[in-house]
This is a predicted structure of a 90-nucleotide RNA (Glycine riboswitch aptamer) from Spirochaetales bacterium Spiro_01. It matches the Rfam family "Glycine riboswitch aptamer". From the family's description: This family represents the bacterial glycine riboswitch. Glycine riboswitches usually consist of two metabolite-binding aptamers domains with similar structures in tandem. The aptamers cooperatively bind glycine to regulate the expression of downstream genes. The model forms 89% of the base pairs in the Rfam consensus. Model confidence (mean pLDDT): 83 of 100. It was read from a public genome assembly, where an Rfam model found it.
RNA sequence: UAGCACUCCGGAGAAUCCCAGACUUGGGUACCGAAGGGGCAAGGGAGACAUCCGUCUCCUCAAUCUCUCAGGUAAAAGGAAGGAGAAUGG
Numbered sequence: 001u002a003g004c005a006c007u008c009c010g011g012a013g014a015a016u017c018c019c020a021g022a023c024u025u026g027g028g029u030a031c032c033g034a035a036g037g038g039g040c041a042a043g044g045g046a047g048a049c050a051u052c053c054g055u056c057u058c059c060u061c062a063a064u065c066u067c068u069c070a071g072g073u074a075a076a077a078g079g080a081a082g083g084a085g086a087a088u089g090g
Base pairs, nucleotide, nucleotide: 003088006085007084008083009082015029017028018027019026020025030073031072032071036069037067038066039065043060044059045058046057047056048055049054
């Protein structure tokens, strides 16, 4: 210096859905992506083949992309990116 954690600012999307029951339980369908989580490229690395160019396999590898496991679809809460702060810190 960076980083993790902490505090503040910041902040989107999508059914206040339907059915049954009874007093908050169970079932069903549709939908969202920005907690978290999974997946993928170029590139890099290793090996094999080839010996002109290259080819194949494996490993590594990002996101606001993608999946929708989780979470969510009035308000509240939560909430990524970004910004600031106070410390720690070679």